Molecule: Bacterial RNase P class A
Organism: Flagellimonas algicola
RNA sequence: CCAGCAGGCCACCUUAUCGUCGCAAUCCCUUUGGGAUUGGGGAGGAAAGUCCGGACACCAUAGUGCGGCAUAGCGGGUAACGCCCGUCCGUUGAAAAACGAGGACCAGUGCAACAGAAAGCAAGUACAGUUAGGCUGUAGUGAAAUCAGGUAAACUCUAUGCGGUGAAACGUCACGUAUACCAGUGUUUGAGGGCUGCACGCCCAAAUUGGAGGGUAGGCGGUUAGAGCUUUUGGGCAACCAAAUGCCUAGAUAAAUGAUAAGGACAUACAGAAUCCGGCUUAUGGCCUGCUUUUCUA
Numbered sequence: 001c002c003a004g005c006a007g008g009c010c011a012c013c014u015u016a017u018c019g020u021c022g023c024a025a026u027c028c029c030u031u032u033g034g035g036a037u038u039g040g041g042g043a044g045g046a047a048a049g050u051c052c053g054g055a056c057a058c059c060a061u062a063g064u065g066c067g068g069c070a071u072a073g074c075g076g077g078u079a080a081c082g083c084c085c086g087u088c089c090g091u092u093g094a095a096a097a098a099c100g101a102g103g104a105c106c107a108g109u110g111c112a113a114c115a116g117a118a119a120g121c122a123a124g125u126a127c128a129g130u131u132a133g134g135c136u137g138u139a140g141u142g143a144a145a146u147c148a149g150g151u152a153a154a155c156u157c158u159a160u161g162c163g164g165u166g167a168a169a170c171g172u173c174a175c176g177u178a179u180a181c182c183a184g185u186g187u188u189u190g191a192g193g194g195c196u197g198c199a200c201g202c203c204c205a206a207a208u209u210g211g212a213g214g215g216u217a218g219g220c221g222g223u224u225a226g227a228g229c230u231u232u233u234g235g236g237c238a239a240c241c242a243a244a245u246g247c248c249u250a251g252a253u254a255a256a257u258g259a260u261a262a263g264g265a266c267a268u269a270c271a272g273a274a275u276c277c278g279g280c281u282u283a284u285g286g287c288c289u290g291c292u293u294u295u296c297u298a
Base pairs, nucleotide, nucleotide: 003292004291005290006289007288008287009286010285012264013263014262015261016260017259018258020042021041023039024038025037026036027035028034029033044270048281049280051279052278053277054276055275056166057165058164059163063200064199065198066197068162069161070160071159072158073087074086075085076084077083088102089100090099091098092097103157104156108155109154110151111150125139126138127137128136129135170221171220172219173218181211182210183209184208185207192204193203194202195201228247229246231244232243233242234241235240
């Protein structure tokens, strides 16, 4: 010099005009509200995947057993986790580092081609020793051969843990029709429904199942002030915790967050919120910081 490893930051900004969504204030018209003016705000580091864990809402009033699923050295963090930090061990790498398939093979059942006499609890090829008994040893083959090991992201066992559904969850208001017709079953001898999958058990219950037909499918809430963010101090190897100060940063509902002009900016990429949060995984442009040293030169 090249290459590599780990981490951090940004991912458009400012001004003007117009447009669009929501909020606040004022005024006017009006009355499920509408309009005007002013002000400031409006898509990510992954919003993605829907893979984990939760908040919240409902089932809902209690379970028991079986099944099923998940995790797996040790310690810590967190609301919690299959996540994060530290450390031991193992694997990969020259290294910086990265990864984890990390409990148990004497509870049991499996699996191991070819070669080899033979791939497992029984036999027994060739040679040698011999106390003459495969008793001991060597050799051949093979990854593995004489109370043998290997393998459990093989079945399994052990320990620990686990209810379901999902904002189209749910709650509430309005409007409308046919409170009608036919058939079966049922009304405490409980049809039907619910509690995950099954069984038991428990609860609700007078209706329910099928057919034919009629009406409707709108509004509001949930919906964004949080396990929130910035800075400083202290504790801790760290993840993180505590205290103090400051800040408020989308809420659409067929789906808003844009267009034009000028200037700037290490400026091209991956890419668009739909209840929200903590992670993991995947995609990706640029800049910065620290670390490694095979090789080459002096």